The prediction has a mean pLDDT of 80.
Predicted 3D model of a 74-nucleotide RNA (transfer RNA) from a Candidatus Parcubacteria bacterium.
It was read from a public genome assembly.
It matches the Rfam family "tRNA". By type it is a transfer RNA.

[in-house]
RNA sequence: CGGGCUGUAGCGCAGUUGGCUAGCGCGCAUGCAUGGGGUGCAUGAGGUCGCGGGUUCAAGUCCCGCCAGCCCGA
Repeated sequence: CGGGCUGUAGCGCAGUUGGCUAGCGCGCAUGCAUGGGGUGCAUGAGGUCGCGGGUUCAAGUCCCGCCAGCCCGA
């Protein structure tokens, strides 16, 4: 310098040809059960979908640029 893959909640991930409110597990908070812990159950909080633009009535999803990580080549 060129190419490929990845980037979604604190962590690990899903999100199927664009379509109402973006989800799952773990974790976290509160409550109940226990004398307490562990554990189980219920409820809940938490997300600029890496950043900035574009297309569209509508973008996590499509297009362009940039950034970061990993890999390959020179």